[in-house]
A computed fold for a 75-nucleotide RNA from Methanotorris igneus Kol 5, annotated as transfer RNA. Its Rfam family is "tRNA". Rfam classes the family as a transfer RNA. Gene Ontology term of the family: triplet codon-amino acid adaptor activity. Model confidence (mean pLDDT): 81 of 100. NCBI's taxonomy places the organism under Archaea, Methanococci, Methanocaldococcaceae, Methanotorris, Methanotorris igneus. It is recorded under the gene name tRNA-Arg-TCG-1-1.
RNA sequence: GCCCCCGUGGUCGAGCCAGGAUAAGAUGCUGGGCUUCGGACCCAGUGGUCGAGGGUUCAAAUCCCUCCGGGGGCG
Numbered sequence: 001g002c003c004c005c006c007g008u009g010g011u012c013g014a015g016c017c018a019g020g021a022u023a024a025g026a027u028g029c030u031g032g033g034c035u036u037c038g039g040a041c042c043c044a045g046u047g048g049u050c051g052a053g054g055g056u057u058c059a060a061a062u063c064c065c066u067c068c069g070g071g072g073g074c075g
Stems, first nucleotide, its partner, number of pairs: 001074007010027003020058001028046006051067005
């Protein structure tokens, strides 16, 4: 230099190909229940400008372009 893959809550992670309804679930955290206390368990709550900017569209996490970061391959 060229090519491929990945980036979504504090953490993990589904959804992306084939655009539409409150972005699933787990975990963490907070409160309550339970318990002699704690853990486990049960209930409720909490939290995302979907890596950044732009474009297409009535509508973008999803399609297109550029860039940033991480990983891999080739020379």